[in-house]
RNA sequence: AGGGGGCCUGAGGCAGCCGCGUGCUUUCGGGCGCGAGGAAAGUCCGGGCUCCACGAAACAAGGGUGGCGGGUAACGCCCGCCGGCGCUUCCGCAUGGGGCGCAAGGGAAAGUGCCACAGAGAGCAAACCGCCGAUGGCGACCCGAAAGGGCGCACAGGCAAGGGUGAAAGGGUGCGGUAAAAGCGCACCGGGGGGCUGGCAACAGCAACCGCAUGGCAAACCCCACCCGGAGCAAGGCCGAAUAGGGGCCGCGCGCCCAUCGCCAGAUGGGUAGGGGUGUUUCGCCCUGAGCGGCCCGGGUUGGCUGCUAGAGCCGUCGAGCAAUCGCCGGCCCAGAUGAAUGGCUGCCACCUGAGGCCCGUCCCGCAAGGGAUACCGCCUCGGGAGACAGAACCCGGCUUAUGAUGGCCCCCUGAUA
Numbered sequence: 001a002g003g004g005g006g007c008c009u010g011a012g013g014c015a016g017c018c019g020c021g022u023g024c025u026u027u028c029g030g031g032c033g034c035g036a037g038g039a040a041a042g043u044c045c046g047g048g049c050u051c052c053a054c055g056a057a058a059c060a061a062g063g064g065u066g067g068c069g070g071g072u073a074a075c076g077c078c079c080g081c082c083g084g085c086g087c088u089u090c091c092g093c094a095u096g097g098g099g100c101g102c103a104a105g106g107g108a109a110a111g112u113g114c115c116a117c118a119g120a121g122a123g124c125a126a127a128c129c130g131c132c133g134a135u136g137g138c139g140a141c142c143c144g145a146a147a148g149g150g151c152g153c154a155c156a157g158g159c160a161a162g163g164g165u166g167a168a169a170g171g172g173u174g175c176g177g178u179a180a181a182a183g184c185g186c187a188c189c190g191g192g193g194g195g196c197u198g199g200c201a202a203c204a205g206c207a208a209c210c211g212c213a214u215g216g217c218a219a220a221c222c223c224c225a226c227c228c229g230g231a232g233c234a235a236g237g238c239c240g241a242a243u244a245g246g247g248g249c250c251g252c253g254c255g256c257c258c259a260u261c262g263c264c265a266g267a268u269g270g271g272u273a274g275g276g277g278u279g280u281u282u283c284g285c286c287c288u289g290a291g292c293g294g295c296c297c298g299g300g301u302u303g304g305c306u307g308c309u310a311g312a313g314c315c316g317u318c319g320a321g322c323a324a325u326c327g328c329c330g331g332c333c334c335a336g337a338u339g340a341a342u343g344g345c346u347g348c349c350a351c352c353u354g355a356g357g358c359c360c361g362u363c364c365c366g367c368a369a370g371g372g373a374u375a376c377c378g379c380c381u382c383g384g385g386a387g388a389c390a391g392a393a394c395c396c397g398g399c400u401u402a403u404g405a406u407g408g409c410c411c412c413c414u415g416a417u418a
Stems, first nucleotide, its partner, number of pairs: 001414008012349007020035006037389001041400002044398005049232004062228005067081005082105001084102005090097002106223002111221002113217003128163002130159003135156002137153003141150003171189006190212001191210002195206004236306004246297007255272007274288005313332004318327003351385008361374005
């Protein structure tokens, strides 16, 4: 210098004109005030509020959380700390310390399950290569009078040091020890339970004892401790037509024939008179053949109103605290749409960028006066350009995800120079 990444900041400002939503006001012409976000998003977690259910509590089922302390209305969020792991060009002779980063961090000695591939063996450990073969065995070998000794084999057997496999093979290093070995013995390191000291605690430190006394995985089931009733503003409340159902009261009507049942009341089925439709009428065809009309009451649908925005609110000074956060005081009012408003144009400033000019500085020419060239910054003139992610819908606190330009900090890669 070029490219890339992470975290943060930030999300243009002012004025005019036109327009939209809403509140107040009006002399009805209008006037005035307010009008998206840091994420309004995902709807993941915690609350307020509302309705439903429910004696209380406990247990069970289901779901969630998981080191300790603090913050908070609450949380799985935030802050601080502890332990673990990793990096480190910093400090130290060194065990270590400091700095930075990562991580859902109770229990593996209640039980169940899993541990691929490789490997002899992966959980009642095991013995492939290997080492030994002291002891026992074998030998046609050697010494010896014999007893016995030596040598050889690797048959029984011993071992787990070394090799090999693996993410992981039943503490590590060293010395002793032994036939070879082994916490078999010892020293140091690691580990264990109990004790003492410090700390609110997680935990840390210390000395003695114990020869090591059952590997990993719970983001597998599970166990332990703690938390959780359900649904959600389409919650919920109020008003409420037309039309079609439901209920009550009143008025009119409910004829005739046949069959069946039956305690004469009556019920059921069929036919007919009657009524309605088609058609100018008769005839014909279809429907109906017991209801029709009026008044009142109640529920629901569409719709309207409400819930609806002054709140764990915002800003500022001071104070407490390492911090998260909290407190006192003062000031402020800051969207409420519902086929869903919050927009458009212009000008100036701010940002990036191109061209030209000026000042300062530097260089060149010239004895000088003067002339010429020019990088960065600054100033002036004229032009050009960019603006992301996304948009309230009952309201808050978090988390997560998205996000262009400018600016700040940090990291990585490539190249050049020293």
Model confidence (mean pLDDT): 75 of 100. A computed fold for a 418-nucleotide RNA from Erythrobacter sp. BLCC-B19, annotated as Bacterial RNase P class A. Its Rfam family is "Bacterial RNase P class A". From the family's description: Ribonuclease P (RNase P) is a ubiquitous endoribonuclease, found in archaea, bacteria and eukarya as well as chloroplasts and mitochondria. The gene name in the source record is rnpB.